[in-house]
Molecule: RNase P RNA; transfer RNA
Organism: Athalassotoga saccharophila
RNA sequence: GAAAUGGAACGGAUGAUCGCGGCAUUGCCGAGGAAAGUCCGGACUUCACAGGGCAGGGUGCCGGGUAACGCCCGGAGGGAGUGAUCCCUGAAGAGGGCCAUAGAAACGGAAACCGCCCGCAAGGGCAAGGAUGGAAAGGCGAGGUAAGAGCUCACCGGCGAACGGGUAACCGUUCGGCCUGGUAACCUCCACCCGAAGCAAGACCAAGUCGAGAGGAUAUUAGGUGGCCCGCCGAUCUCUCUGGUAGGUCGCUCGAGGGGUACGGUAACGUAUCUCCAAGAUAGAUGGUCAUCCAAGACAGAAUCCGGCUUACAGUUCCAUUUCCUCA
RNA sequence: GGGGUCGUGGCGCAGUUGGGAGCGCGCUUCCUUCGCAAGGAAGAGGUCGUGGGUUCAAAUCCCAUCGGCUCCA
Numbered sequence: 001g002a003a004a005u006g007g008a009a010c011g012g013a014u015g016a017u018c019g020c021g022g023c024a025u026u027g028c029c030g031a032g033g034a035a036a037g038u039c040c041g042g043a044c045u046u047c048a049c050a051g052g053g054c055a056g057g058g059u060g061c062c063g064g065g066u067a068a069c070g071c072c073c074g075g076a077g078g079g080a081g082u083g084a085u086c087c088c089u090g091a092a093g094a095g096g097g098c099c100a101u102a103g104a105a106a107c108g109g110a111a112a113c114c115g116c117c118c119g120c121a122a123g124g125g126c127a128a129g130g131a132u133g134g135a136a137a138g139g140c141g142a143g144g145u146a147a148g149a150g151c152u153c154a155c156c157g158g159c160g161a162a163c164g165g166g167u168a169a170c171c172g173u174u175c176g177g178c179c180u181g182g183u184a185a186c187c188u189c190c191a192c193c194c195g196a197a198g199c200a201a202g203a204c205c206a207a208g209u210c211g212a213g214a215g216g217a218u219a220u221u222a223g224g225u226g227g228c229c230c231g232c233c234g235a236u237c238u239c240u241c242u243g244g245u246a247g248g249u250c251g252c253u254c255g256a257g258g259g260g261u262a263c264g265g266u267a268a269c270g271u272a273u274c275u276c277c278a279a280g281a282u283a284g285a286u287g288g289u290c291a292u293c294c295a296a297g298a299c300a301g302a303a304u305c306c307g308g309c310u311u312a313c314a315g316u317u318c319c320a321u322u323u324c325c326u327c328a
Numbered sequence: 329g330g331g332g333u334c335g336u337g338g339c340g341c342a343g344u345u346g347g348g349a350g351c352g353c354g355c356u357u358c359c360u361u362c363g364c365a366a367g368g369a370a371g372a373g374g375u376c377g378u379g380g381g382u383u384c385a386a387a388u389c390c391c392a393u394c395g396g397c398u399c400c401a
Base pairs, nucleotide, nucleotide: 001324002323003322004321005320006319007318008317009316010315012293013292014291015290016289017288018287020030021029022028023027032299036310037309039308040307041306042305043304044198045197046196047195051230052229053228054227056194057193058192059191060190061075062074063073064072065071076089077088078087079086080085090189091188095187096186097183098182099181113130114129115126116125117124118123138156139155141153142152143151159176160175161174162173163172164171165170202250203249204248205247211241212240213239214238215237223233224232257276258275259274260273261272262271263270264269329400330399331398332397333396334395335394338353339352340351341350347384355371356370357369358368359367377393378392379391380390381389
C1' cells in the first nucleotide's frame, strides 16, 4: 500500500425567533437503531379460589448466564477457508415409510452386464478389475490363491471392552475381532418445556332503554374454566337473536430503568455504592426561518411496557486481527 | 392488536402422497369455405412471488422476506 475478517459509535449539534403537545407556573421535557416485521420470551389484566391427565404444540451436542426464551457467553465434535474467522449438531440396533431414472442388482447380505480362472464341451468358481448411479458387501500396500476374497499381515476407518483425564459433551492409551446403506426440515422414539385471551386487556362514572325464543333451579342439576376426561366451583340464573345509548376518567409511564466507580468471573453477567428521571398523543404532537459547525443526503415516526431475533440502511469515524506485495 | 388464506404459460385454474409441469380460453400455421364463423390437425409460449436451506432430487418439506384477499375485537 492492497485485499479481507470480527466488533463498536454517529446518523446531527448550538443560539435566536414564530408555531405545536405534556407537566408546571414563568420554567422543564418532547420519536429510533431499527420505533419496522409481529418471529420468540415475559411483566401486567381478566377468566378464576384453580389441580391432574390425554390429545396438541415447541426446543434438540455439553456447561453456564438470564425473570424467561427458539436469545447471549464459553467449550466439544464435524465441515469450508492459506488465515483471521464462519457454518452445522439427539436417536436409523424400538418400529414403520421412501430411495424415481440409470444399472445385472438398491425387498440391504439382495446381484452377475462386461470381465478373470478351470474345462473338449455342457458347465462350475469369483466379486478383486470395468461400466451405471448420490449411494453397490470399509480404504491403501504386501503376501497368498486355479483365479480371487480380511483369506492372512502392517497402517488407517468404524464398533466393543478395560484403564486414565475432564463437571460434561468428549479426548488419550491398550486389547479384541473384521463389521453395521441413506433419509427423521417423513411418521416416530427419547429428554426437557408449554393454561387461554389480550391495554380495542381490564376498572370506574355518565347516558339510555323495545322485545322474542330455548334451558334450568333447591342440587350427582343449567352453566364455568382453548379441545376432551377426571376433579373443583356453582345460581334473585345461563345461553341465542334483535332494538336502543355510547361521552369521560383511570390503566398511561418509577421501570427485571439509565449513567459512573469498585469487586468477582475467561466471558455472558452478577454484587455493592453514588447519581439521574429522558414523550404519553387519542381527527392522533416536534414544523418553518436565520446564523455557525459539518461527513449527515440513507432506512425511516412511539400508542401498555420490557429482553432478544430478523429485515432495511446514503455517508462517516474508531478499535482489534489475518493474508499478500514493497522498502528499511 | 390478533387470526385465516392465496401467489403456477398472456388470462382463469389443477398439480402440494417429494422423482413426467398440465387443462380450458387466447395466439401462430395448415386443412375446409366464394368469404367469415364453427370444426379438425400441428406448434410456440413457464426463473411455479423472491432468497436461503434439507435431500441424490423441491412447484411440493423447513426458514426468512415481498405482495393480495378475508375474519374478529